This is a predicted structure of a 74-nucleotide RNA (transfer RNA) from bacterium HR18.
Rfam family: tRNA. It is annotated as a transfer RNA.
Model confidence (mean pLDDT): 82 of 100.
The sequence is in RNAcentral, with records from ENA.
[in-house]
RNA sequence: GCCGCGUUCGUCUAGGGGUCUAGGACGCCGGUCUUUCAAGCCGGAAACACGGGUUCAAAUCCCGUACGCGGCAC
Numbered sequence: 001g002c003c004g005c006g007u008u009c010g011u012c013u014a015g016g017g018g019u020c021u022a023g024g025a026c027g028c029c030g031g032u033c034u035u036u037c038a039a040g041c042c043g044g045a046a047a048c049a050c051g052g053g054u055u056c057a058a059a060u061c062c063c064g065u066a067c068g069c070g071g072c073a074c
Stems, first nucleotide, its partner, number of pairs: 001072007010026004018056001028044005049065005
């Protein structure tokens, strides 16, 4: 340099064009309970790598960029 795959809350992940306002687990915060802590229960904050395109509608499809992994070439 070329080809392929991937990138979603702090972490792990579901979702692959619409019907929900992106869901779940752990973690975090608040409340409840307890003499206190933990556990339990209730609630909350928190994410689609970036730019463009297609479409009535994009996390989802296409192109480019960045990063990661693998392969090929030098």